[in-house]
RNA sequence: AGAGUUUGAUCCUGGCUCAGGACGAACGCUGGCGGCGUGCUUAACACAUGCAAGUCGAGCGGAAAGGCUCCUUCGGGGGUACUCGAGCGGCGAACGGGUGAGUAACACGUGAGUAAUCUGCCCUUCACUUCGGGAUAACUGCCUGAAAGGGUGGCUAAUACCGGGUAUUCUCCUUGCACCGCAUGGUGUGGGGUGGGAAGUUUUUUCGGUGGGGGAUGUGCUCGCGGCCUAUCAGCUUGUUGGUGGGGUAAUGGCCUACCAAGGCUUUGACGGGUAGCCGGCCUGAGAGGGUGACCGGCCACACUGGGACUGAGACACGGCCCAGACUCCUACGGGAGGCAGCAGUGGGGAAUAUUGGACAAUGGGCGGAAGCCUGAUCCAGCAACGCCGCGUGAGGGAUGACGGCCUUCGGGUUGUAAACCUCUUUCACCAUUGACGAAGCUGCAUCUUUUUGGGUGUGGUGACGGUAGGUGGGGAAGAAGCACCGGCCAACUACGUGCCAGCAGCCGCGGUAAUACGUAGGGGGCAAGCGUUGUCCGGAUUCAUUGGGCGUAAAGAGCACGCAGGCGGUUUGGCAAGUCGGAUGUGAAAACCCGAAGCUCAACUUCGGGCGUGCAUCCGAAACUGCCCGACUAGAGGUAGGUAGGGGAGAUCGGAAUUCCUGGUGUAGCGGUGAAAUGCGCAGAUAUCAGGAGGAACACCGGUGGCGAAGGCGGAUCUCUGGGCCUUACCUGACGCUCAGGUGCGAAAGCUAGGGGAGCGAACAGGAUUAGAUACCCUGGUAGUCCUAGCCGUAAACGUUGGGUGCUAGGUGUGGGCGGUCAUCAACCCCGUCCGUGCCGAAGCUAACGCAUUAAGCACCCCGCCUGGGGAGUACGGCCGCAAGGCUAAAACUCAAAGGAAUUGACGGGGCCCCGCACAAGCGGCGGAGCAUGUUGCUUAAUUCGAUGCGACGCGAAGAACCUUACCUGGGCUUGACAUGCAGGGUGAAACCCGUGAAAGCGGGCGCUCUUCGGAGCCUGCACAGGUGGUGCAUGGCUGUCGUCAGCUCGUGCCGUGAGGUGUUGCCUUAAGUGGCGCAACGAGCGCAACCCCUGUCCUUAGUUGCCAGCGGAUCAUGCCGGGAACUCUAGGGAGACUGCCGGUGCCAAACCGGAGGAAGGUGGGGAUGAAGUCAAGUCAUCAUGCCCCUUACGUCCAGGGCUGCAAACAUGCUACAAUGCUCGGUACAAAGGGCUGCGAUCCCGCAAGGGGGAGCGAAUCCCAGAAAGCCGGGCUCAGUUCGGAUCGGGGUCUGCAACUCGACCCCGUGAAGUUGGAGUCGCUAGUAAUCGCAGAUCAGCACUGCUGCGGUGAAUACGUUCCCGGGGCUUGUACACACCGCCCGUCACACCACGAAAGUGGGCAACACCCGAAGCCGGUGGCCUAACCCUUGUGGAGGGAGCCGUCGAAGGUGGGGCUCGCGAUUGGGGUGAAGUCGUAACAAGGUAGCCGUACCGGAAGGUGCGGCUGG
Repeated sequence: AGAGUUUGAUCCUGGCUCAGGACGAACGCUGGCGGCGUGCUUAACACAUGCAAGUCGAGCGGAAAGGCUCCUUCGGGGGUACUCGAGCGGCGAACGGGUGAGUAACACGUGAGUAAUCUGCCCUUCACUUCGGGAUAACUGCCUGAAAGGGUGGCUAAUACCGGGUAUUCUCCUUGCACCGCAUGGUGUGGGGUGGGAAGUUUUUUCGGUGGGGGAUGUGCUCGCGGCCUAUCAGCUUGUUGGUGGGGUAAUGGCCUACCAAGGCUUUGACGGGUAGCCGGCCUGAGAGGGUGACCGGCCACACUGGGACUGAGACACGGCCCAGACUCCUACGGGAGGCAGCAGUGGGGAAUAUUGGACAAUGGGCGGAAGCCUGAUCCAGCAACGCCGCGUGAGGGAUGACGGCCUUCGGGUUGUAAACCUCUUUCACCAUUGACGAAGCUGCAUCUUUUUGGGUGUGGUGACGGUAGGUGGGGAAGAAGCACCGGCCAACUACGUGCCAGCAGCCGCGGUAAUACGUAGGGGGCAAGCGUUGUCCGGAUUCAUUGGGCGUAAAGAGCACGCAGGCGGUUUGGCAAGUCGGAUGUGAAAACCCGAAGCUCAACUUCGGGCGUGCAUCCGAAACUGCCCGACUAGAGGUAGGUAGGGGAGAUCGGAAUUCCUGGUGUAGCGGUGAAAUGCGCAGAUAUCAGGAGGAACACCGGUGGCGAAGGCGGAUCUCUGGGCCUUACCUGACGCUCAGGUGCGAAAGCUAGGGGAGCGAACAGGAUUAGAUACCCUGGUAGUCCUAGCCGUAAACGUUGGGUGCUAGGUGUGGGCGGUCAUCAACCCCGUCCGUGCCGAAGCUAACGCAUUAAGCACCCCGCCUGGGGAGUACGGCCGCAAGGCUAAAACUCAAAGGAAUUGACGGGGCCCCGCACAAGCGGCGGAGCAUGUUGCUUAAUUCGAUGCGACGCGAAGAACCUUACCUGGGCUUGACAUGCAGGGUGAAACCCGUGAAAGCGGGCGCUCUUCGGAGCCUGCACAGGUGGUGCAUGGCUGUCGUCAGCUCGUGCCGUGAGGUGUUGCCUUAAGUGGCGCAACGAGCGCAACCCCUGUCCUUAGUUGCCAGCGGAUCAUGCCGGGAACUCUAGGGAGACUGCCGGUGCCAAACCGGAGGAAGGUGGGGAUGAAGUCAAGUCAUCAUGCCCCUUACGUCCAGGGCUGCAAACAUGCUACAAUGCUCGGUACAAAGGGCUGCGAUCCCGCAAGGGGGAGCGAAUCCCAGAAAGCCGGGCUCAGUUCGGAUCGGGGUCUGCAACUCGACCCCGUGAAGUUGGAGUCGCUAGUAAUCGCAGAUCAGCACUGCUGCGGUGAAUACGUUCCCGGGGCUUGUACACACCGCCCGUCACACCACGAAAGUGGGCAACACCCGAAGCCGGUGGCCUAACCCUUGUGGAGGGAGCCGUCGAAGGUGGGGCUCGCGAUUGGGGUGAAGUCGUAACAAGGUAGCCGUACCGGAAGGUGCGGCUGG
């Protein structure tokens, strides 16, 4: 410090997620030791038991218990005060310890104030400590109660209580002086008056007591500032705000009370609601911040819940009291007792948190003169890996790289120096032994000094932890390693198992038979006595942005304006010093943190010193900037004066064109409407046309990227009223300005209310069409509405999707308004300059890009508004507004990992442009109808083996299924096998042959040495293995099809772009062609195209056998038959030829095109071979090869028979036909290309024929197959189911073959079906082509030859043209598609689940209010009853005090109506989610009616339509 994730890819926006650190943690697996820490975060839930606050006999009366002692009747009694229960009294108990419920507050933090306060014990200082008095507990007697307890008579003491005296530097009153302060006032010092003290104890001594001053400590009160959420809480308040008098307090104060006034607080957030103890700190972070407030420390609050006071220096009191309430316990039922949020501990709750331990040795606290006592504070120990830190589980050597495991390409690799083995060490643990520091101190006794409390010396005592830490010794590697991870992020890979199952997962995502992602194993990387998981916080997140973000299109500028508060503000002199800056002082506790050092062997931990503590307060100083005050200025702003343009606004009046209607005339059969129609209108006279009239609405042309207005918006003309702008002038004012939360006004269309008006248009509605449907698009009608008046509504894609203001930063070119200059003398134009407005293009700059660019989206400043992932949702609830419709404000649960912007490459479009192709068109012939053949589906079957399935499967693999083939079925057999290799062993003898059995294979028997290179082979047995047409073509190679013989597909370098990518390859011309040329930030190149290759077409040449025969000769019935020839044909070698080369025209040039000449051939001459990068998970595991999986007496192999040929039906491809351009009979002519020895087979003979007999010739330019056929000539048939057609069936044969039953072909005779040119639709073909005719070949024993592959014969028609269909290429455009339109995607309905809203109601909670009741208690009143001291009077009484009673206040409780909030709720509403449900097709392309926004109506649903608006058409 970043990374993963939206896309085919890219950049951006933006969310989600991860890596880090931390924790009072918990859970899972595991666990050796020690040190230091930490340990109920939940129920402030309830608590059994024990302990946690006592102490003082040197305050007092005393003596229950113990000790000592005396007596004793042995029961006990007396004494003493060593000691001490209970009691009186004093001090303490307000500390220490716990908890965080409450509290949003002067509670806390920080800094001040107290001239408005108190302060026990402690320190210091001054003075004093006198004389008296009366009670009371304990005790004792009695009564009462279950108990807790209570009552009463009698006795007694004090440092308990009371009185008198004395007393100031005390208090109060009064009166002076001096000084001081921000006000009230304060301090010091005088005079006069007034009031007020005390306690004793002890042998001395001591310890005390009282009053006053000072200090210290602690506390109270007040103030400034600071720190949570919520405005869906906007108004709150009656003791409320202030005053006066009084009361109260230690003290100020509405703290309380009476009266008076009517104030006080609040958008700088009052009041209300929710949440919360605050801080030092802690965690995180670079910091700023964010989170947090366990442990330790400071403060606060609380002590079962609520209220209250008492005592006291201090409390409204955790282990005190009273009352009320809830709960628990005891009870004799009358009444009592209790409060662990002290330490342990229990139950409960919970994911979860310890021992009913030891000691006061240390530190500290209370009491005491002290010893000492008390101390669950504290110090220690126990439990827990809860955390941090440290240590160990050994170290060195050791290769045959052992065994085992795992993997393997079978060679090996790895685990791995790891182990074994050798040498060594012993930390820790264990055993034994020794054994602390912490004790400075305190203290007993003795002694010395003694001036004192005291001090010194000697000696003794004092340690819970603890026989612990530490030390020493002993033995032996001995007792000590796990956890999560290994697809990317993220470091670490293989095997097996599993097969969208089981499972994993933080995000992206893995798993559907080869999973580095699941589970296991081996191995590896990581941490380590721990490791992972979960939760929470910060970080990363600049993702709330002060540091440090944005708002044209990603989320985001309010519809527009005015404007209060607020924020900000021009130039300048002087002053002030609030902000600001510098210095100083105080404070900012300790701990923590950082630095330096020190102590535990190190570290953690602890200690010391310094820093830090960014803050607050005060003082001194500075005066640039902001601010404030006085003054000045004119550049901002405003005004005066003069001009000027305009659909700016309001009202009134007027006008013409057009539509419709009415009346009349002319006139006749249609009009109207559409893609085509129909509804509708019309012979009752329409439409058309003329004239007249009525009425409403809107204002053609001008008219414009033109004008005006803040926006909405504004368009005939005139008049009246009225707002604003601009220009010129530079006379005036003198910062008067900008912006603007709330607020106010304006605000299209639709809509609403009331009243008018209503021509046209026209939601709804009706009808007609269209359609599968058509609640639409189209048509005919048509109501609200549209118009006016008055009033509501307040929203729009109210958009420049761009808030307002000011300044600055190149230009060019239009246009609207004004002014000036110039020609020049006037007017107009041109031209130049300038100010304002409005457009376009562009520099820098900006931007993710697109784009913006002086009219900024540039550079800056000021103010306002708004945004923070998508959906849920601009929705619910609440509030405000509205007549309503609805508007404004505005969430959450839940859910997703995206949603988006711009641009790129493709693909697609019922987008555009250009071009091509038998693509259409123009033609010719077919298919689709019939019969048959072949293939396929389907059905059937024991099996009908398998594959191929749109084009691109279907006369396809198959260029030969009777057996074989053959893979299928049935049955019969074999098991190292039908076939290969190796090893081991074996022995005879194998195979062949013969016999038996059998359907055969096989089985059984018999006979029976074979070859040899002497190694062996053949055979048998056994082990390895063979074998598989079993699966996966979606694991593969190879081969192939297709787009497509379409013209495309790319690369290097350069350039452009942030990038994907572009350029090149686009453009113009041209071509069959990315063919070529020109141009061009491109220049070149590659694979394709073309050419090179083959066949064919012309000529030349060479060579002539088996081919040829013109000329010469010979022979024959005849024939190149022979001699010969080498001319021709032909054969097969070589060469020529064609290249837009020539001419003309067109073309900007060129490339090229058009025409022509010549030529056998002309613009690729014709045909073939040749198939770019890629696409279709296209086809093939059954050609072959091959990974993995599967079978192994069978899924292998052998055999016989059967099947692949089955037939209701459908499809595909063909053949033959339906006839006369034909059929048939006879005669007759002309090919090319092939094949032939297990072969082709001539002449000849036989048979009607298939064929048979026979065998010449030929391994073939020689011989044979071999008669070519259509054609031509002649005869017949005469339009019919025929002399067409030949299916089917019967009979008889031939050939092949082991064998023609299932199941071959052919021949002959007979039979003679359908069919008379084929619906919708569809196929081929552009010339030697289609059509038509035959021939040959491969496979093959034979054959289904109508198939396939070739060959030649005869031989056409048509193409205007590119609108349309199909396919393809290029450019461009739109896109929400990228599995790419067979795409994407919307809404209703149905089903399941989830959360939420509404809801008759119902059940709680909280805080108030009104009234009732009114405990304890303080205060007040009264006090007939009670009353020792002291006072008065003295007889008693009085005064004083009290009980009791009454009153105000007052907690809990009760009643009531409301508020807020939470839960449940029949039913209901929408929402979300959910591999394959229903209906449609709304959106994305012109999405097939452009879409969208607002509004209104309508409709199963998406939606449709009307009105206005937008371009994001």